[in-house]
């Protein structure tokens, strides 16, 4: 450098880190449409980045 439906590290398991899309939860306010907010959103996913393992 390449490949990986890889994440070893975790106070059961699952969970690598940043940022986003989409869609759910939850609050606030709304007649409604929707509009702002909020986090371990155990749901798909995009891009970088770290680590692992082969090579």
């Nucleotide at each position: 450098g390449c490949u990986a439906u890889c994440a070893a590290c975790a106070u059961c398991c699952c969970c690598g880190c940043c940022g986003g899309u989409u869609g759910g939860g939850c609050g606030u306010c709304g007649a409604a449409a929707g509009a702002c907010g909020u986090a371990g959103u155990g749901a798909a996913c995009c891009g970088g980045c770290u680590g692992u393992a082969g090579c």